[in-house]
Parts: sequence; structure tokens; C1' cells
RNA sequence: CCCCGUUCUCAGGGCGGGGUGGAAAUCCCCACCGGCGGUAAGCAGAAAUGCAAGCCCGCGAGCGCCUUCGCAAACCGAAGGGUCAGCAGAUCUGGUGCAAUUCCAGAGCCGACGGUGACAGUCCGGAUGGAAGAGAAUGUGC
Repeated sequence: CCCCGUUCUCAGGGCGGGGUGGAAAUCCCCACCGGCGGUAAGCAGAAAUGCAAGCCCGCGAGCGCCUUCGCAAACCGAAGGGUCAGCAGAUCUGGUGCAAUUCCAGAGCCGACGGUGACAGUCCGGAUGGAAGAGAAUGUGC
């Protein structure tokens, strides 16, 4: 110095009110929430620089899928795999401008799996888990 190794730490929010009903934080009306990296004409600052998107680009957990093992066999169980197709996501209109799905205004839309007296982004569970990544320390590397 932060290219690389090692170790450690951290790393997700939200159902409140009313209606119907035998039963709903699951349906209906109103409400509430927004992980990580990138991008940025906005904001702050004298500057360096910092901050700024759920729906633009990419990533993550889960399911599935695949592999191995167990098994007589399996749709069952265990372990593993991200250079794995899939579930699997969602934005428009107006304004300004050379330029904006990012700014300003308005109106919309989206949200794994299993469970449940009734269908769940918000409840319970796997999960005191894992992880995109962020930071710190350290080195005989550079």
C1' cells in the first nucleotide's frame, strides 16, 4: 500500500384499526416494511470526499435441480455442488434538461419454502443457521 494470504467481528424491516365469519395479524377496506454491490444530472462540503434506486444492472438466503452415500428400491434420509436452466419478483405518466425507469411531482406494482381453526411480504418454524457483502487486525506474500 490494500493486489494477495490468514484470523476475527458485523451483516433484514414490517399487521395498528375496521368489516365478514364458527374460525382470519392469512380474505376485504385502510395501514406498515424494503438485505448487499454497482450506476447517479440530486443533497451536504471551501475542497478532498460523503450520502442518495424494493421495481435499471448484478448478487444473497430458501425451494427446486444435480452428484455421492444409505436403502431391495424410492418421490424417504444424510452429505455435498453456484461456470445449475427453473420457481422468481415488480414502473409508468408528467416536469426540468444535451442527457434521468436514478432528480422533482403524481399514480401504480412486487415480495422463497413449510406451518396454521381460513388463502400470510408483516404471525410461527428451519434460523442461537447460512450468506451477498462490510469492517478490523495481521503477514514470512506484493

This is a predicted structure of a 142-nucleotide RNA (FMN riboswitch aptamer (RFN element)) from Paracoccus alcaliphilus.
The sequence is in RNAcentral, with records from Rfam.